Description
The RNA shown here (transfer RNA) has 75 nucleotides and comes from Candidatus Iainarchaeum sp. Model confidence (mean pLDDT): 82 of 100. Rfam family: tRNA. Rfam classes the family as a transfer RNA. Rfam links the family to the GO term triplet codon-amino acid adaptor activity. Lineage of the source: Archaea > Nanobdellati > Candidatus Iainarchaeia > Candidatus Iainarchaeaceae > Candidatus Iainarchaeum. RNAcentral holds the sequence, with entries from ENA.
RNA sequence: GGCCCCGUAGCCCAGCCUGGAUAGGGCGUCGGCCUUCUAAGCCGAAGGUCGGGGGUUCGAAUCCCCCCGGGGCCG
Numbered sequence: 001g002g003c004c005c006c007g008u009a010g011c012c013c014a015g016c017c018u019g020g021a022u023a024g025g026g027c028g029u030c031g032g033c034c035u036u037c038u039a040a041g042c043c044g045a046a047g048g049u050c051g052g053g054g055g056u057u058c059g060a061a062u063c064c065c066c067c068c069g070g071g072g073c074c075g
Stems, first nucleotide, its partner, number of pairs: 001074007010027004020058001029045005051067005
C1' cells in the first nucleotide's frame, strides 16, 4: 500500500443482508416488595450523538462516499 471483518447503554450483545414510525435483551446500577439482616427471587426506573462527517430518501442503526479506532490476511 491492497483486501476483509468489527465499532449500538457502565460491560457484553441482537437488530443491518430485505430502510418504516417511541432502538431492544442480558449483566450491572438505583428504588420498592419479601427477609431478623444479607443473598436469592419478584416488580419498577434511570441510562443511547447506533464511532465521526457528508449524501440519497417522505423516512437511515440499516443504502452510498470519505475519515477515525481495533483485529486479521496478502504484498